[in-house]
RNA sequence: GCGGUCGUGGUGGAAUCGGCAGACACGCUACUUUGAGGUGGUAGUGAGGAGACUCGUGGGGGUUCAAGUCCCCCCGACCGCA
Numbered sequence: 001g002c003g004g005u006c007g008u009g010g011u012g013g014a015a016u017c018g019g020c021a022g023a024c025a026c027g028c029u030a031c032u033u034u035g036a037g038g039u040g041g042u043a044g045u046g047a048g049g050a051g052a053c054u055c056g057u058g059g060g061g062g063u064u065c066a067a068g069u070c071c072c073c074c075c076g077a078c079c080g081c082a
Base pairs, nucleotide, nucleotide: 001081002080003079004078005077006076007075010026011025012024019065027045028044029043030042031041032040046055047054048053058074059073060072061071062070
């Protein structure tokens, strides 16, 4: 240099043919259980805001009523070829 796969909350990871983003698990917080701890149980858990709401899938742009998903450019990781 060329080709391919990938980038999503605090972590791993889902999202089918473009239609409620974050299912599920871990972690964390509160309460409960215990003499105390661990385990178990219940609830909550992307960000900002008092709220109404607004923003959020590596960055930017485009298509569309609607984009994590399709198209273009860029950045990064990994694999292959030279």
Model confidence (mean pLDDT): 80 of 100. The RNA shown here (transfer RNA) has 82 nucleotides and comes from a Clostridia bacterium. It matches the Rfam family "tRNA". Rfam classes the family as a transfer RNA. The sequence was found in a public genome assembly.